[in-house]
RNA sequence: GAACACCAAUAGCAAACCCGGUGAAAACCGGCGACGCAAAACUAAAGGGACUAAGUUCUCAGAAAGAGAAUAUGUCAGCCAGCUGCCGUU
Numbered sequence: 001g002a003a004c005a006c007c008a009a010u011a012g013c014a015a016a017c018c019c020g021g022u023g024a025a026a027a028c029c030g031g032c033g034a035c036g037c038a039a040a041a042c043u044a045a046a047g048g049g050a051c052u053a054a055g056u057u058c059u060c061a062g063a064a065a066g067a068g069a070a071u072a073u074g075u076c077a078g079c080c081a082g083c084u085g086c087c088g089u090u
Base pairs, nucleotide, nucleotide: 002090003089004088012037013036018031019030020029021028022027035078042082043081047080048079049076050075051074055071056070057069058068059067060066
C1' cells in the first nucleotide's frame, strides 16, 4: 500500500414496536428498546435509485365544496454509490 471480515480483543452505532414532540406527508428529533451493522462515520446543491406531494400546473366537476393526474423546492447514507477511517488477518 492492497484485499478480506473466518478468528481474538476493546469500543461504537441502533431497526421494528411503544411514549413525547415537529411536519401537509414522507420523514425527523428525544426517550425506551436491540433487528441487525467492519464503516449502520460523513456526503442528498451538480452519479443512479426510492419515498412523500404542502404548494403549483392540468383535467373532471362547477355556484362552491370536492375528485384525479403530473411535479421537489421536502426527505431517505440502515438501497447502490462516492469519500475518509480503528483493531485484526493475509